[in-house]
RNA sequence: AAUUCGCCCUUAGAGUUUGAUCCUGGCUCAGGACGAACGCUGGCGGCGCGCCUAACACAUGCAAGUCGAACGGAGCUUAGAGAGCUUGCUUUUUAAGCUUAGUGGCGAACGGGUGAGUAACGCGUGAGUAACCUGCCCUAGAGUGGGGGACAACAGUUGGAAACGACUGCUAAUACCGCAUAAGCCCACGGUACCGCAUGAUACUGAGGGAAAAGGAUUUAUUCGCUUUAGGAUGGACUCGCGUCCAAUUAGCUAGUUGGUGAGGUAACGGCCCACCAAGGCGACGAUUGGUAGCCGGACUGAGAGGUUGAACGGCCACAUUGGGACUGAGACACGGCCCAGACUCCUACGGGAGGCAGCAGUGGGGGAUAUUGCACAAUGGGGGAAACCCUGAUGCAGCGACGCCGCGUGGAGGAAGAAGGUUUUCGGAUUGUAAACUCCUGUCGUUAGGGACGAUAAUGACGGUACCUAACAAGAAAGCACCGGCUAACUACGUGCCAGCAGCCGCGGUAAAACGUAGGGUGCAAGCGUUGUCCGGAAUUACUGGGUGUAAAGGGAGCGCAGGCGGGAAGACAAGUUGGAAGUGAAAACCAUGGGCUCAACCCAUGAAUUGCUUUCAAAACUGUUUUUCUUGAGUAGUGCAGAGGUAGAUGGAAUUCCCGGUGUAGCGGUGGAAUGCGUAGAUAUCGGGAGGAACACCAGUGGCGAAGGCGGUCUACUGGGCACCAACUGACGCUGAGGCUCGAAAGUGUGGGUAGCAAACAGGAUUAGAUACCCUGGUAGUCCACACCGUAAACGAUGAUUACUAGGUGUUGGGAGAUUGACCCUCUCAGUGCCGCAGUUAACACAAUAAGUAAUCCACCUGGGGAGUACGGCCGCAAGGUUGAAACUCAAAGGAAUUGACGGGGGCCCGCACAAGCAGCGGUGCAUGUGGCUUAAUUCGAAGCAACGCGAAGAACCUUACCAGGGCUUGACAUGCAGGUGAAGCGGCGGAAACGCCGUGGCCGAGAGGAGCCUGCGCAGGUGGUGCAUGGCUGUCGUCAGCUCGUGUCGUGAGAUGUUGGGUUAAGUCCCGCAACGAGCGCAACCCCUGUCGCGUGUUGCCAGCAUUGAGUUGGGGACUCGCGCGAGACUGCCGGCGUCAAGCCGGAGGAAGGUGGGGACGACGUCAAGUCAUCAUGCCCCUUAUGCCCUGGGCUGCACACGUGCUACAAUGGCCGGUACAACGGGCUGCGACGCCGCGAGGCGGAGCGAAUCCCUCAAAGCCGGCCCCAGUUCGGAUCGCAGGCUGCAAUUCGCCUGCGUGAAGCCGGAGUUGCUAGUAAUCGCGGAUCAGCAUGCCGCGGUGAAUACGUUCCCGGGCCUUGUACACACCGCCCGUCA
Repeated sequence: AAUUCGCCCUUAGAGUUUGAUCCUGGCUCAGGACGAACGCUGGCGGCGCGCCUAACACAUGCAAGUCGAACGGAGCUUAGAGAGCUUGCUUUUUAAGCUUAGUGGCGAACGGGUGAGUAACGCGUGAGUAACCUGCCCUAGAGUGGGGGACAACAGUUGGAAACGACUGCUAAUACCGCAUAAGCCCACGGUACCGCAUGAUACUGAGGGAAAAGGAUUUAUUCGCUUUAGGAUGGACUCGCGUCCAAUUAGCUAGUUGGUGAGGUAACGGCCCACCAAGGCGACGAUUGGUAGCCGGACUGAGAGGUUGAACGGCCACAUUGGGACUGAGACACGGCCCAGACUCCUACGGGAGGCAGCAGUGGGGGAUAUUGCACAAUGGGGGAAACCCUGAUGCAGCGACGCCGCGUGGAGGAAGAAGGUUUUCGGAUUGUAAACUCCUGUCGUUAGGGACGAUAAUGACGGUACCUAACAAGAAAGCACCGGCUAACUACGUGCCAGCAGCCGCGGUAAAACGUAGGGUGCAAGCGUUGUCCGGAAUUACUGGGUGUAAAGGGAGCGCAGGCGGGAAGACAAGUUGGAAGUGAAAACCAUGGGCUCAACCCAUGAAUUGCUUUCAAAACUGUUUUUCUUGAGUAGUGCAGAGGUAGAUGGAAUUCCCGGUGUAGCGGUGGAAUGCGUAGAUAUCGGGAGGAACACCAGUGGCGAAGGCGGUCUACUGGGCACCAACUGACGCUGAGGCUCGAAAGUGUGGGUAGCAAACAGGAUUAGAUACCCUGGUAGUCCACACCGUAAACGAUGAUUACUAGGUGUUGGGAGAUUGACCCUCUCAGUGCCGCAGUUAACACAAUAAGUAAUCCACCUGGGGAGUACGGCCGCAAGGUUGAAACUCAAAGGAAUUGACGGGGGCCCGCACAAGCAGCGGUGCAUGUGGCUUAAUUCGAAGCAACGCGAAGAACCUUACCAGGGCUUGACAUGCAGGUGAAGCGGCGGAAACGCCGUGGCCGAGAGGAGCCUGCGCAGGUGGUGCAUGGCUGUCGUCAGCUCGUGUCGUGAGAUGUUGGGUUAAGUCCCGCAACGAGCGCAACCCCUGUCGCGUGUUGCCAGCAUUGAGUUGGGGACUCGCGCGAGACUGCCGGCGUCAAGCCGGAGGAAGGUGGGGACGACGUCAAGUCAUCAUGCCCCUUAUGCCCUGGGCUGCACACGUGCUACAAUGGCCGGUACAACGGGCUGCGACGCCGCGAGGCGGAGCGAAUCCCUCAAAGCCGGCCCCAGUUCGGAUCGCAGGCUGCAAUUCGCCUGCGUGAAGCCGGAGUUGCUAGUAAUCGCGGAUCAGCAUGCCGCGGUGAAUACGUUCCCGGGCCUUGUACACACCGCCCGUCA
């Protein structure tokens, strides 16, 4: 460049509801601003700003005067002349000058202040005045002649305290008043022309009437004034369109009110005022009333649209102590004028007077809070004047205040021993930190000195010797505040211990606080920084831009319909809306852009743009509108058919209940979970017949029908409303919606009058229950029914307003129509309803989906966090009950919707477990042992606390242990290590002592030396069973050996999450199979490991012995067969067969086999839960003690005993006890040991002591069992507690406090309440044996073998668990949450 099209500017969020998620929704924060205030701090300059509250009250000074060129006087000065004459005084006069009380003129209506009032033509904007005024100023025209009488001042008299007057007399003027003149002007009556929408205006003209004036100065040139007319300019006045806060819990207001006629009044229109007449005027487009408020240009904020605001500057308005009134004047109803009234203050001689800071300063008061009783008229402007000039708290400046904005500075460079100090530490270090010190440099600022402006084009400068310039000096005087848990940039230590405190929201703090306080460090801003307050923003959280209403807040209960809003097709006209052009206006300042001036900036100047608005005009005619003509598809009418619990009234039918009468008939009926109240021998219930009365209409009956909704159900009749289909004759947009309004409106309730069979609030009785004002039962009144009249509400729901159009389908059903067929059925199409499923789309999701919650259009209603509250007050309605409309204070940080994962359910389904059931043996009762609680104590050391603490830590408390208590002792220590200094160790003996220990004596270490060991002293340190298991490691318990717990990728979901892991089968098992948007994988399950059960092989001592020898004896020779031991293998896998099963996994049965479906047992314990247990095993952070919370010793305690609980042992006996005889194990242990054998003892045991470090020897006789005998049902020949005596053992020691033996004693107890435990096979039960700890001490614990059962129908229930599903307002998860009352 081209292009099929983009490019640029603007628009930011976060925390908080939950276990987590999405949404709705509020609260809070980050930003900016300020006439600010407060806290801490503070160097300088420039430019701005500074009573927001009491329009509260004001001392004092100043803020409006000026003109002698308008006037008459008076005073003073100078000069001249004169008089008197005490010759320097008085006085006269002339001239000049100065001052000015009074008369007069102009000004004082501006300038300055404030915002009380005002919701209004007040303000803004745009028009209008043909309904008006305008001093001084400008332009133009004309004129200024001639007279008169007064009043101040002044003089005199006089009143009063004063303020201020009164009377008499004199006098001037640009003061006042007549007369003359009149181009033009004014007034009333005419005429002509022309204009305007109109009232009317303008020009010319006829005749009549009316109104002016002032002088001053002067160099005599003029000039300033005065009068009149017209025009202009400026300033004002009035009128109108539009805009201008909140409340309807203010709906009706109005009597000069609205209009007319006529007078009056005004500059002027007008009820402005008055007389008369008429009865109007305003209002849901919000009148009236109440509340609040000066309005605007602008300012702040915002992307904008908007929202908030009206300090300073500028425009307008209003006000001037409160209220009212006029006068003067061109202009006022007058801030620094007058009069009256009120309040207040002051003076007073009590008679009377004076005053008005919302001007500038200033004072008091109020308040969180806001300045000097300054300088000057030099500048800018204003008033007066001819001017000089005077006045000016306007203004220009200065002072005070970090009140704001802007600028500058508090130094720069080098400098590692990374100093000291601080902080911290893992003790190594790190950090403060190039920071400082130190060296060099500079001079912004500062101090001093010198020069010195612009603002003033001649003079005149308050500011001001200021700004600025030059020189010298010296780093010299100059940094704070807030914050550091997240939001939000920035972290550690100490102190504190739910205390003190913090906090904007969420929230921190209960002993290791990054959240409190302090310190170090850091971060952010910086002469400021924070806090508080207010506004906008974020907030799309009032949504015009730009929101919603099925369930989160929100559709009116329904219809009809006035106003209003919106509205089908075609053609023409108009031009109100609309669009475009032009003109006027939109003040200046401000904002924006550009340029310029102060060194920069803030600030200031100039130019431009903008001011999105209003008005006028020209044009266009698509759309909306108005109007004319027309059309038929919207709507309606006619015609022909159809369906229906549509409505109202009347008539009528049968079944059933109840009651009455009669018959039959007899003892019960009725009712309930079970009963009772009740009814019944005066004859019920039951049954048969007859009668009365009221109410409701079985079956048909159907997500069927009708209706606007509420609602409507036997049958028939009468009257009547609506709908649908077909047809296409008629009208020709007649339509849709609908604030107010009107009508309808379930049930309950109300009024009057009827009716009443059943049912049934209230009520009564009976039950249930802790109670039961309930649920259940027996009765029972209003009511339910009818007529008339009220009420007007419901989860009046599809929680979904009405109407119209469009947008895939499928399948039922109700009422019609058409095609095809001769016709019927079937089939196809179509209209109107009514259901289900489903695509796109929508939705936070659930869900909706042609009957929309989709896509669009119109109209109405409603919502804006939860609670308070649909409450209070007020209004309206109602007979009442009550309805409708409908707040606030206060309080919370949430309340809520949908969905997800868990947990839970006296929800559901499936399944498992000694969970129940079926059994066996127990516990709970007795005695004892042991542990715990409690009590006691000097101490009874500590821990463990439902299951999962309690014969637990403790596999063994007389001392020790020992941690506790009493007493006696030690203080570098009982123990470790380092340094320094000292030193004839340790040990032994004696004395004291309860011991520890102390004292005395003795002794005299190794080494050549240096030194070492030991001991003493001192310093670092030791030590702690002191605290925290809620700071921790490690280890352990438990759910639970339950079958679960997860991940990767993919897919689905906005997301939390889901899927996989669910489903159908199966298993002990998420074990396996099949299916499946899943496919795979991991930790668990199982298997691999150990023991045990069978066999084989190898080996053969200390084990074994069949055969061969031998012995008392596997004792010995010998042997390896067997047992056994040790190794290595085999074996079991649903492998085989049959059946069942989905041709599967697998299940059932069978064969074989020692063993059969994980053979039996063990070890092994997923992700996690319980802040589970343990700081007293050990380790360890932090805290605490240090002549003691450490250490040593003696004695005591842990053993204490009204009681309660747990776990056990022994029993209560004959399936037994006792006596005698006799048989068979396994696991283990042994040298400070096991100890044979022999002897002694009744026994425990003792004396001596072989063998054995052990398949060799010993512990070691197993017991129950079997055989024989006694006991004969008893508190016993059961039971053994307790107690007495006598002994034994261990040990320093046996009293508190050990075990055992013998003899004697001989308790409770005769099988155990409620309740509760274990066990499914070599198990329970029963019997003994061994071991650890240990000097001694076992009913406990850990193991071993012997004998050796019963029962399981089954899964309803109890407990625990697994999977799926469902509900949930629970998530600390039902031991949850939560409501009411009381304190």
Background:
A computed fold for a 1383-nucleotide RNA from an uncultured bacterium, annotated as small-subunit ribosomal RNA. Rfam family: Bacterial small subunit ribosomal RNA. The prediction has a mean pLDDT of 85. RNAcentral holds the sequence, with entries from ENA and SILVA.